Small-subunit ribosomal RNA, 5' domain from an uncultured prokaryote, 528 nucleotides, folded computationally. RNAcentral holds the full RNA, with entries from ENA. Its mean pLDDT, the model's own confidence on a scale to 100, is 82.
Context: one part of a larger RNA
RNA sequence: GGAUGAACGCUAGCGGCAGGCCUAACACAUGCAAGUCGAACGGUAACAGCAGAGCUUUCUCUGGCUGACGAGUGGCGCACGGGUGCGUAACGCGUAUACAAUCAAUCUACCUUUUACUGGGGGAUAGCCUUUAGAAAUGAAGAUUAAUACCCCAUGGUAUUAUGAGUAUGCAUAUACUUAUAAUUAAAGUUUCGGCGGUAAAAGAUGAGUAUGCGUUCUAUUAGCUAGAUGGUGUGGUAACGGCACACCAUGGCAACGAUAGAUAGGGGCCCUGAGAGGGGGAUCCCCCACACUGGUACUGAGACACGGACCAGACUCCUACGGGAGGCAGCAGUGAGGAAUAUUGGACAAUGGGCGCAAGCCUGAUCCAGCCAUGCCGCGUGCAGGAAGACUGCCCUAUGGGUUGUAAACUGCUUUUAUACAGGAAGAAACACUCCCUCGUGAGGGAGCUUGACGGUACUGUAAGAAUAAGGAUCGGCUAACUCCGUGCCAGCAGCCGCGGUAAUACGGAGGAUCCAAGCGUUAUCC
Numbered sequence: 001g002g003a004u005g006a007a008c009g010c011u012a013g014c015g016g017c018a019g020g021c022c023u024a025a026c027a028c029a030u031g032c033a034a035g036u037c038g039a040a041c042g043g044u045a046a047c048a049g050c051a052g053a054g055c056u057u058u059c060u061c062u063g064g065c066u067g068a069c070g071a072g073u074g075g076c077g078c079a080c081g082g083g084u085g086c087g088u089a090a091c092g093c094g095u096a097u098a099c100a101a102u103c104a105a106u107c108u109a110c111c112u113u114u115u116a117c118u119g120g121g122g123g124a125u126a127g128c129c130u131u132u133a134g135a136a137a138u139g140a141a142g143a144u145u146a147a148u149a150c151c152c153c154a155u156g157g158u159a160u161u162a163u164g165a166g167u168a169u170g171c172a173u174a175u176a177c178u179u180a181u182a183a184u185u186a187a188a189g190u191u192u193c194g195g196c197g198g199u200a201a202a203a204g205a206u207g208a209g210u211a212u213g214c215g216u217u218c219u220a221u222u223a224g225c226u227a228g229a230u231g232g233u234g235u236g237g238u239a240a241c242g243g244c245a246c247a248c249c250a251u252g253g254c255a256a257c258g259a260u261a262g263a264u265a266g267g268g269g270c271c272c273u274g275a276g277a278g279g280g281g282g283a284u285c286c287c288c289c290a291c292a293c294u295g296g297u298a299c300u301g302a303g304a305c306a307c308g309g310a311c312c313a314g315a316c317u318c319c320u321a322c323g324g325g326a327g328g329c330a331g332c333a334g335u336g337a338g339g340a341a342u343a344u345u346g347g348a349c350a351a352u353g354g355g356c357g358c359a360a361g362c363c364u365g366a367u368c369c370a371g372c373c374a375u376g377c378c379g380c381g382u383g384c385a386g387g388a389a390g391a392c393u394g395c396c397c398u399a400u401g402g403g404u405u406g407u408a409a410a411c412u413g414c415u416u417u418u419a420u421a422c423a424g425g426a427a428g429a430a431a432c433a434c435u436c437c438c439u440c441g442u443g444a445g446g447g448a449g450c451u452u453g454a455c456g457g458u459a460c461u462g463u464a465a466g467a468a469u470a471a472g473g474a475u476c477g478g479c480u481a482a483c484u485c486c487g488u489g490c491c492a493g494c495a496g497c498c499g500c501g502g503u504a505a506u507a508c509g510g511a512g513g514a515u516c517c518a519a520g521c522g523u524u525a526u527c528c
Base pairs, nucleotide, nucleotide: 001528002527003526004525006524007523008522009521010520013380014379015378016377017376018375019373020372021338026336027335028334030333031332032331035076036075037074040073041072043069044068047067048066049065050063051062052061053060054059083291084290085289092216093215094214095213096212097211098210099209106208107207111204112203113202114201115200116199117198118197119153120152121151122150129142130141131140132139133138159184160183161182162181163180164179165178166177167176168175169174189196190195217263218262219261224254225253226252229251230250231249232248233247234246235245236244266288267287268286269285270281271280272279273278293314294313295312296311297310316327317326318325319324344370346369347368348367352366353364354363355362356361383414384413385412386411394405396403397402420464421463422462423461424460428455434449435448436447437446438445439444440443472517473516474515475514476513477498478497479496483512484511485510486509487508493500494499
């Protein structure tokens, strides 16, 4: 000098863009953050409509009949999105390669393309109803009912398994392809008739899993470490290879090219500095990993060993009728605590994206916005021109002549950014859906119309009057730009280093003046 997720002191007019618990992965009151589908199903608790009945008004009752829909079965989603950095020195990450034939082996819901199929039957169960236990959480028994829930049969192949044959490659084990036989395994309906679905197989895309080469902090005041340990055979397990697990057998394996142990730490793209080489960092944004009160376990599922799922144990908090139960903000706000220190218990789904749904739509603290904070960067303003009797007063200095403040002011003219008031007023919106038209053609494409804005009456524009609404901080001995007076008298104090102060202090305190930055200026901390 540059930089910062900064803090502190003094000061403060505005806007744009960004950033905002670095500390206790400490504990959390309250609200919200994952639902959706009635075009899968039985139904009808609430609301509305319709119809009927009751004595007329008020109103009451009945009917799932219609729109819809509480609770329930079922499907899809909840494995995404969002948070944090505890752990991890590791194939965790980065980079490269591979998993079809030499290097050992894979799965993939939704989506796209292609082919084939979608036949017949059955028993339950939730809900509802009746009864019942409990303070509650939550149950128990009986009767009864549906499905795209569950089960059985049929059919079926380029699926799986077994056996045989042929061809190709290969020294061979074997592998690939073709073919034959046998065995095994499918399906679901709904509809507004337009569709939406279901099953099997193949391919693609996407996502995931796995293996390997190289790279990846410090300590030798850590020198030996290892028994599923290293390898083999076999079996099991897995989507898949593998001591992944187990049985048996062998005794190996790693290490001074640093094993083992200890300390520290999420990794990268990137960021800061530097001419570069290097050095330092890992906030925001993006990719990967790990975690979800602590530890463990599996279930479901295409995918989890699952943040707002389950079970067990533990600590903590809460409820209790003492018998027993409930909970997990490292989601968004917010609270306490810790700390030098870090924001609102806000608005909207209008846009982008996601989930479900044929759709309308519903949900979305993702997201888009607004609020707070000079935390940073950038921009604008606090007026401009003229004006010397170099005015008066005041402050300061003085050799008492004057100098300085200083074109500064007054005064004259101009402007109105900004602030204020009033008026107008966006882009972000193109779609979906609906209506009409065209094309191919029977569900797609295109065109026209129509609809939708949280931000927001915001940005922006215009008009009005008026210099009107707006400057501070640090420094002035040298380094280092900027000097005099007064006070003090080794005192009070200053200080980054050298140092200053003991009676003429440009170094302390005040004043005048000056210098440097400027809505900031200094100090502290850290890095180069």